Annotation
Predicted 3D model of a 387-nucleotide RNA (Bacterial RNase P class A) from Desulfobacteraceae bacterium 4572_35.1. Its mean pLDDT, the model's own confidence on a scale to 100, is 75. The source organism's lineage runs through Bacteria, Pseudomonadati, Desulfobacteria, Desulfobacterales and Desulfobacteraceae. The gene name in the source record is rnpB. Its Rfam family is "Bacterial RNase P class A". By type it is a ribozyme.

RNA sequence: CAAAGAAGAAUAGAUGAUCGCCGCCCACUUAGUUGUGGGGGGAGGAAAGUCCGGGCUCCACAGGACAGGAUGGUUCCUAACGGGAACCGGGGGCAACCCUAGGGAAAGUGCCACAGAGAGAAGACCGUCUGCCGAAGUUUUUGCGGAGGUGGAUAAGGGUGAAAGGGUGAGGUAAGAGCUCACCAGUUCUGGCGGUGACGUCAGAAGCUCGGUAAACCCCAUCCGGAGCAAGGUCGAAUAGAGAGACGUUUGAGGGCUGUCCGCCCGAAGUCUCUGGGUCUGGCUGCUUGAGGUCGUUGGCAACGACGAUCCUAGAUGAAUGAUCAUCGCUUUGUUGCAGGUAACUGUAAUGGAGAACAGAACCCGGCUUAAGGACUUCUUUGGCCA
Numbered sequence: 001c002a003a004a005g006a007a008g009a010a011u012a013g014a015u016g017a018u019c020g021c022c023g024c025c026c027a028c029u030u031a032g033u034u035g036u037g038g039g040g041g042g043a044g045g046a047a048a049g050u051c052c053g054g055g056c057u058c059c060a061c062a063g064g065a066c067a068g069g070a071u072g073g074u075u076c077c078u079a080a081c082g083g084g085a086a087c088c089g090g091g092g093g094c095a096a097c098c099c100u101a102g103g104g105a106a107a108g109u110g111c112c113a114c115a116g117a118g119a120g121a122a123g124a125c126c127g128u129c130u131g132c133c134g135a136a137g138u139u140u141u142u143g144c145g146g147a148g149g150u151g152g153a154u155a156a157g158g159g160u161g162a163a164a165g166g167g168u169g170a171g172g173u174a175a176g177a178g179c180u181c182a183c184c185a186g187u188u189c190u191g192g193c194g195g196u197g198a199c200g201u202c203a204g205a206a207g208c209u210c211g212g213u214a215a216a217c218c219c220c221a222u223c224c225g226g227a228g229c230a231a232g233g234u235c236g237a238a239u240a241g242a243g244a245g246a247c248g249u250u251u252g253a254g255g256g257c258u259g260u261c262c263g264c265c266c267g268a269a270g271u272c273u274c275u276g277g278g279u280c281u282g283g284c285u286g287c288u289u290g291a292g293g294u295c296g297u298u299g300g301c302a303a304c305g306a307c308g309a310u311c312c313u314a315g316a317u318g319a320a321u322g323a324u325c326a327u328c329g330c331u332u333u334g335u336u337g338c339a340g341g342u343a344a345c346u347g348u349a350a351u352g353g354a355g356a357a358c359a360g361a362a363c364c365c366g367g368c369u370u371a372a373g374g375a376c377u378u379c380u381u382u383g384g385c386c387a
Base pairs, nucleotide, nucleotide: 001383002382003381004380005379006378007377008376011373013328014327015326016325017324018323019322021042022041024039025038026037027036028035044358048369049368051367052366053365054364055363056228057227058226059225068224069223070222071221072220073087074086075085076084077083088102089100090099091098092097103219104218108217109216110213111212112211125158126157127154128153129152130151131150132149133148137144138143166184167183168182169181170180171179185209186208187206188205189204190203191202192201193200194199232285233284234283235282236280242275243274244273245272246271247270254266255265256264257263292311293310294309295308296307297306298305299304330355331354332353333352334351335350336349337348338347339346340345
């Protein structure tokens, strides 16, 4: 320098002016969070998808079973997880490193396109071997000869296929075959050693080598009660209705006229009070101090934990967090000048144009996944060149 691999931190806008929006605090003010003024705060790395887990809340709940769902190597981390870390096995890469739902196919069922004879405790198409029949031909003939046909044996060889079920050699056989044997590979079992463990390794035994597929049904093991902040709590007016009590029905409750009383009028029956519930896109609460952030020390390979110090950082509810202008900056591109270079081109300065993503808190937290403009940092591998 080139080509790769891994990890990480951010999130390009900043400042000023003007006009706004949502909360909080202070002062004055108001019947009143009414108004005025001042101060301070106001989106993200994913706030997203709402996929997984937990907190919190209400409901349900003796225990067990069925159904249903999820997960699936081991050990660890964690509040928990389907998340994460480290490791084991398998696969890929020269390597750095990456990928991996990775229990059971000898419990049962299903499926295996096309091709092929056959896709299952399989299969005889060609071939090989063999019994029988036997054309042409021959003409020393009850013979010789064997095309072809047919029955059987065979999984060595060929052919089909993603896959036909260990491999090599020898023995064996009519020809063959783990049929038998030796070696190699695998599986299962037994034992030793190492490891917490998955597992690794060594030795021995058994011809055990019975295709694949379970993110197909299924079997096994483990886990799972339901609904969600529109949860839930609380406050309250009017109207209608319910219950209880009081008063009243001509000895008239109550209402109107009136400042009050008397009085007059209406009034042939209800009125008042209390209680508890319901209604309302109602108010308040839940609501943001939390498995919290930052820094330091420390344990651990790591995920993560322990201790100490320090900080407080949105809380809206038809839903605020914005708009305009100016200056500077960022990315990209054009032009011109200067410098280097044979050149391609590179650097730099001035100036013009264009661009700046994905996205928008809604009870909170831990993850996962997805989206996206431009840009950055560190380490590692392989190859080339120079000293």